[in-house]
c-di-GMP-I riboswitch aptamer from a Planctomycetota bacterium, 93 nucleotides, folded computationally.
RNA sequence: UUCCCGAAAUGGCAAACCCGUCGUGAGGCGGGGGCGCAAAGCCUCGGAGCUGUCGGUCCAUCGUGGACACGGACAGCCUGCCAGGCUGCCGAA
Numbered sequence: 001u002u003c004c005c006g007a008a009a010u011g012g013c014a015a016a017c018c019c020g021u022c023g024u025g026a027g028g029c030g031g032g033g034g035c036g037c038a039a040a041g042c043c044u045c046g047g048a049g050c051u052g053u054c055g056g057u058c059c060a061u062c063g064u065g066g067a068c069a070c071g072g073a074c075a076g077c078c079u080g081c082c083a084g085g086c087u088g089c090c091g092a093a
Base pairs, nucleotide, nucleotide: 005091006090012037013036017032018031019030020029021028022027035080041086042085043084044083046082047081049077050076051075052074053073054072055070056068057067058066059065060064
């Protein structure tokens, strides 16, 4: 010095929940809040999860409604679920 690693210190981020606002929705943003986080910094064409629209089967029906399950097509949401890429503070054992 680098990597693994994570004691201490400085500083950082901010779950649930509440308020405002945007969105049909999943959720986003701002404020409060603080469960946690050594990458809970940034990115994602991956998997999982979630939402919307359309479709499938069945039942009843004037209109239409309900149930089931494939999760099939498309469009989205989420990275604080997993995985991958890039970068990064401190330095005890």
Source information: Its Rfam family is "c-di-GMP-I riboswitch aptamer". Rfam's curators write: GEMM was predicted in a large-scale screen for bacterial structured RNA regulatory elements. Its family is annotated with cyclic-di-GMP binding in the Gene Ontology. Of the family's consensus pairs, 95% are formed in the model.